[in-house]
This is a predicted structure of a 74-nucleotide RNA (transfer RNA) from a Nanobdellota archaeon. The source organism's lineage runs through Archaea, Nanobdellati and Nanobdellota. The coordinates come from a structure-prediction model, not an experiment, and the mean pLDDT is 82. The same sequence occurs in records of 2 taxa.
RNA sequence: GCCUCCAUAGUUCAGUCCGGAUAGAAUGUGAGCUUGCGGAGCUUAAGACCCAGGUUCAAAUCCUGGUGGAGGCA
Numbered sequence: 001g002c003c004u005c006c007a008u009a010g011u012u013c014a015g016u017c018c019g020g021a022u023a024g025a026a027u028g029u030g031a032g033c034u035u036g037c038g039g040a041g042c043u044u045a046a047g048a049c050c051c052a053g054g055u056u057c058a059a060a061u062c063c064u065g066g067u068g069g070a071g072g073c074a
Base pairs, nucleotide, nucleotide: 001073002072003071004070005069006068007067010027011026012025013024020057029045030044031043032042033041050066051065052064053063054062
C1' cells in the first nucleotide's frame, strides 16, 4: 500500500443477510418489598446503535467517506 471482518446499555451479546411500528437479553447499578441481617429471593427504574453525509414515506440495518480495532497478502 491492497483486501476481508468488527464497532449496539457500565460489561458480555442478540437484532443487520431480506429496511418498518416502543432496539431486546444476561449481568451490573439505583429504589422498594421480603428477611433476625444480607451480598440470597421478588418487583420496579434509569441506561445504548462509533462519526458525518446520501438513498427512502421510513435506516441499528442499504450506499459513500472518515475514525478506532482484528486478521490476511505484499